[in-house]
RNA sequence: CGAGCCCGUCGGACGGUCGCAGCCGAAAGGCUGAGGAAAGUCCGGACUCCACAGGGCACGGUGCUGGAUAGCUUCCAGGCGGGGAGACCCGACGGACAGUGCAGCAGAGAGCAGACCGCCGAUGGCGCCUGGCCUCCGGUCAGGUUGCACAGGCAAGGGUGAAACGGUGGUGUAAGAGACCACCAGCGUCGCCAGCAAUGGCGGCGGCUAUGCAAACCCCACCCGGAGCAAGGCCAAGCAGGGACCCGGUCGCCCGCCGAACGGUCCCGGGUAGGCCGCUCGAGCGGUUCGGCAACGGACCGCCCAGAUGGAUGGCCGUCCUCGACAGAAUCCGGCUUACAGACGGGCUCGAAGC
Repeated sequence: CGAGCCCGUCGGACGGUCGCAGCCGAAAGGCUGAGGAAAGUCCGGACUCCACAGGGCACGGUGCUGGAUAGCUUCCAGGCGGGGAGACCCGACGGACAGUGCAGCAGAGAGCAGACCGCCGAUGGCGCCUGGCCUCCGGUCAGGUUGCACAGGCAAGGGUGAAACGGUGGUGUAAGAGACCACCAGCGUCGCCAGCAAUGGCGGCGGCUAUGCAAACCCCACCCGGAGCAAGGCCAAGCAGGGACCCGGUCGCCCGCCGAACGGUCCCGGGUAGGCCGCUCGAGCGGUUCGGCAACGGACCGCCCAGAUGGAUGGCCGUCCUCGACAGAAUCCGGCUUACAGACGGGCUCGAAGC
């Protein structure tokens, strides 16, 4: 210098002015006012109401190990598998000898499979040669054969595929094949060692090889009650309606506080609409330091940082720059995912050249 990987930060700046929302103030006025994702609403909680003796099933979710955390499908560290030359990245990463199912196209054959090309043709057959015999233009028997490829044998090689029933070398054979042998890979099992563990290493033995898919059904283990701030609570007045008193007159009759409707007084009174609360100080943010590889945790100091409910966060002017992306709160946190012009900081890898 070029190409790249990982982590983090910012995402127009300053001033004036006119507005909007909240809080403070008697007033003048002052202070504060979107985001890293406020988004998708995909997980986990806080909070609220309903339900609930206990247990189970179903539905759904999760699935290597250790740790972090209030908790998680999150994060950190490690293991294993895969990718990359590397920094590094990706993985729902239990089970396919419990059972069921699926494997398109291509290909001969796709699950205890298969023979298209190919190899062989030992054996049997056909042909040819030699010889013997007979009823002699023929038949039959024996032997030979560097012929044919008919029966048949093989699965090494080619070819198809994501995947073809271990790999290399040898023995063997007509040709071949774990048919047999050696080594290697892998599987099962036993032991020892390292590690908290996942797991790894070494050694012995075994049979020679066991297809893939479970974010297909399923099996195993673990988790899980439902709804959500339009949750939910409070307030005053009042409507519908209900109750009590037996106060008033009226009516009924088995004339008494026995019944009925009406009027009167008092009490209760759901929801919607209205007002208030929930509502924003919180598993909070910043800094220093300590423990830890880290996630994170502890201590100390400092800070207050939108809270609306027709729902604010904007317009204009000036100066400057690299001319400004995606987007915008509605109960609140922790994550994940997705969108994003551009700028900056730190660490690392590979390549080239020079000193």